RNA sequence: AGGAAACUCUGGAGAAUCCCGCUACGAGCGGGUGCCGAAGGUGCAAGGCUUUAAAGCCGAAUCUCUCAGGCAAAAGGACAGAGCAGGACAU
Numbered sequence: 001a002g003g004a005a006a007c008u009c010u011g012g013a014g015a016a017u018c019c020c021g022c023u024a025c026g027a028g029c030g031g032g033u034g035c036c037g038a039a040g041g042u043g044c045a046a047g048g049c050u051u052u053a054a055a056g057c058c059g060a061a062u063c064u065c066u067c068a069g070g071c072a073a074a075a076g077g078a079c080a081g082a083g084c085a086g087g088a089c090a091u
Stems, first nucleotide, its partner, number of pairs: 002089001007083005016033001018032005034071003040067001041065001043063001047058004
């Protein structure tokens, strides 16, 4: 001189409190329709690598898909701030 992860606290959006059935009457279970993107996951631009070439591989996001998840509250929640901490670690 470079420098986290996890954890703690705080903030944190979107979208039917829809319909049907069951029911221990608890948004509990099953089904249907319509929606949302900010857990997770899919896809890839620039660029890079291999190759004579064709082509293949690697490759980001709050973009994309909507698989998963979600659509009253609660919970969860990408991300942000502070702490742990100028500390673990590496040279």
A computed fold for a 91-nucleotide RNA, annotated as Glycine riboswitch aptamer. The prediction has a mean pLDDT of 78.